Predicted 3D model of a 350-nucleotide part of an RNA (small-subunit ribosomal RNA, central domain) from a soil metagenome. It matches the Rfam family "Bacterial small subunit ribosomal RNA". Model confidence (mean pLDDT): 88 of 100. The full RNA is in RNAcentral, with records from SILVA.
Context: one part of a larger RNA
RNA sequence: UUGGGCGUAAAGAGUUCGUAGGCUGUUUGUUAAGUCUGAUGUUAAAGACUGGGGCUCAACCCCAGGAGUGGACUGAAUACUGGGAGACUAGAGGAUGUUAGAGGAAAGUGGAAUUCCAAGUGUAGCGGUGAAAUGCGUAGAUAUUUGGAGGAACACCAGUGGCGAAAGCGGCUUUCUGGGACAUUCCUGACGCUGAGGUUCGAAAGCUCGGGGAGCAAACAGGAUUAGAUACCCUGGUAGUCCGAGCCGUAAACGAUGGACACUAGGUGUCGGGGGUAUCGACCCCCCCGGUGCCGUAGCUAACGCGUUAAGUGUCCCGCCUGGGGAGUACGGUCGCAAGACUGAAACUC
Numbered sequence: 001u002u003g004g005g006c007g008u009a010a011a012g013a014g015u016u017c018g019u020a021g022g023c024u025g026u027u028u029g030u031u032a033a034g035u036c037u038g039a040u041g042u043u044a045a046a047g048a049c050u051g052g053g054g055c056u057c058a059a060c061c062c063c064a065g066g067a068g069u070g071g072a073c074u075g076a077a078u079a080c081u082g083g084g085a086g087a088c089u090a091g092a093g094g095a096u097g098u099u100a101g102a103g104g105a106a107a108g109u110g111g112a113a114u115u116c117c118a119a120g121u122g123u124a125g126c127g128g129u130g131a132a133a134u135g136c137g138u139a140g141a142u143a144u145u146u147g148g149a150g151g152a153a154c155a156c157c158a159g160u161g162g163c164g165a166a167a168g169c170g171g172c173u174u175u176c177u178g179g180g181a182c183a184u185u186c187c188u189g190a191c192g193c194u195g196a197g198g199u200u201c202g203a204a205a206g207c208u209c210g211g212g213g214a215g216c217a218a219a220c221a222g223g224a225u226u227a228g229a230u231a232c233c234c235u236g237g238u239a240g241u242c243c244g245a246g247c248c249g250u251a252a253a254c255g256a257u258g259g260a261c262a263c264u265a266g267g268u269g270u271c272g273g274g275g276g277u278a279u280c281g282a283c284c285c286c287c288c289c290g291g292u293g294c295c296g297u298a299g300c301u302a303a304c305g306c307g308u309u310a311a312g313u314g315u316c317c318c319g320c321c322u323g324g325g326g327a328g329u330a331c332g333g334u335c336g337c338a339a340g341a342c343u344g345a346a347a348c349u350c
Base pairs, nucleotide, nucleotide: 003322004321005320006319007304008303012318014201017198021194022193023192025088026087027086028085030083031082033081034080035077037075038074040072042070049065050064051063052062053061054060091191092188093187094186095184096183097182098181099180103177104176105175106174107173108172109171110154115149116148117147118146119145120144121143125136126135162169163168206247207246208245209244210243211242215241216240220236221235222234223233258317259316260315261314262313263312266295267294268293269292270291271290272289273288274287275286276285299306300305323350324349325348332343333342334341335340
C1' cells in the first nucleotide's frame, strides 16, 4: 500500500533483441466510442437532509417534501482522447560520398624473455632471506657462447586515447564480418519509445570429453618464523591457467546512477568528421556536429556531492524497495552431469 522512494541510508534486473500491453509528431475532413450537457422512467420501505406534528422536554415516534450515486434509454455539443479517410516532414529509417577504431571470427606469421635439451669455455660455489635453512652443484652447477625444442604472453608506441549492448578487446599480415560518426538534404512518410513473459550474449572460478603444458600456481610436501603457525616468508609442486567441442549463468557484472525524448549559464582539455579564414602549402585562428574528461552557474541533495555525459526541470514505459536478525535460509517448483542457480517464506527474537 490511491503514499514516499531507489549514487553512498532498503531499493536500477549483468546486458541486448523483442511478443503482448502501455505511451506516441504536425495538419484537414469525417464519426461520436470515451468526454460534456438535457429530457424520460428507474434507483422498495426504513435511515440521512428540510419543514411540521405527538409522548410535560429530549431521546424516540408520526406526516409531508426535496435530494441522491449508479445503471437504462433518448436528444444535443465536438475542444481533447479514440475509430476511419487524406495530406505533411522537424521523429525514425533509407540512399550517396567520406572516415576513425585493441569491435567480432578464422588462418598465417614475428621478435624479446623464461624453462628444458645438446655441445664449447670455465671452477666452486649457486640460490634464497630480515637472518637462515630446505633445495641445486666436483656424476662439473651458477656464469658465459652456439645450436635446437616447446608453450604462453605481446615491452616501447600507450594516452581521465579508441571500439563494443554489456561481459570485454592491445605484436604483425591476410580473408570474412557487425556497429558508429560526419557531409549532401536526394528518397520513404510516424514506419516511433518502452517492454510483463520470452530470447541472445555473458569476467573469473568450476564441470564433461579430447588435446596441450614453458612460466605461474589452489591442494599437497619440505624449510623457516612462532608459545603454537593447518598462515604471512623460502624451496618444490598437482589440478588449473592454454586450445577444440559442450555445460554452468554468477561477480564490488560499479558510474554501486534502467531506457527514450525535450528544455535549462559558461570555461577549459582531448578523440573523430566537416565548414570558414589564412597560406605556395601544412600549421595557427573562428564556427558546427558526434564522443570522452576536468572545473563550474541556476537548481537539486541529509550531507558528500551532481551540475547539457544531471543526481536540475518535465513526459512515457519497465524493474525494484517498505525496520534489524532469522535468511537469500526452509519447503515446493523450474533449470543443471554436478557444484549449484532462479523463484523465495514463516515461527521466533530485538